A computed fold for an 84-nucleotide RNA, annotated as c-di-GMP-I riboswitch aptamer.
The sequence was found by an Rfam model in a public genome assembly.
Model confidence (mean pLDDT): 83 of 100.
[in-house]
RNA sequence: UAGUUGUUUUGGCAAACUAAUCGAAAGAUUAGGACGCAAAGCUUCCGGUCUAAGGUUUUAUACUAAGAUAGCGGGGUUGCUACA
Numbered sequence: 001u002a003g004u005u006g007u008u009u010u011g012g013c014a015a016a017c018u019a020a021u022c023g024a025a026a027g028a029u030u031a032g033g034a035c036g037c038a039a040a041g042c043u044u045c046c047g048g049u050c051u052a053a054g055g056u057u058u059u060a061u062a063c064u065a066a067g068a069u070a071g072c073g074g075g076g077u078u079g080c081u082a083c084a
Base pairs, nucleotide, nucleotide: 005084006083007082012037013036017032018031019030020029021028022027035071041077042076043075045074046073047072048069049068050067054064055063056062057060
């Protein structure tokens, strides 16, 4: 100096739920609120999951992502105090 494991200070993020707004929906944003999180920072590249407006068709309990999820997993990338 780097990695791994454990403990810890300061700070950070914020699930469910509630309200408002946006959206066809899934869901998102803001405010409140904390279940949790050392990447729960960023990124849809890969897989999964959710939705199905539009489209397709056999017209309905159908299929389909260009929508959503990074707090579903993996990859990429940036980054954090002290001690052992």